[in-house]
């Protein structure tokens, strides 16, 4: 340098352009003599940036960062 992919709760991952969600972890309760399991129920996100396209973007299109892979 040139080409591909990926970027979403603390961590793994979904999400046909129409309410952003799950597992696991926190946190409360409950249940145990206790703890663990287990069961209810609560909180946690400017979907990596900046823009554009559209009534309407996490999803579609531009650049930009950042990380992987491959060429040189």
């Nucleotide at each position: 340098g040139c080409u591909g992919g990926u970027g979403u709760g603390g961590c793994u991952c979904a999400a046909u352009g129409g309410c952003a969600g799950a597992g696991c972890a926190g946190c409360u309760g409950a249940u145990u003599u206790g703890u663990a399991a287990u069961c209810a129920g609560c909180a946690g996100g400017u979907u990596g940036c900046c823009g554009g396209u559209u009534c309407g973007a996490g999803u579609c299109c531009g650049g930009c960062c950042a990380c992987c892979a491959g060429c040189u």

The prediction has a mean pLDDT of 81. Transfer RNA from an uncultured Clostridia bacterium, 72 nucleotides, folded computationally. It matches the Rfam family "tRNA". Rfam links the family to the GO term triplet codon-amino acid adaptor activity.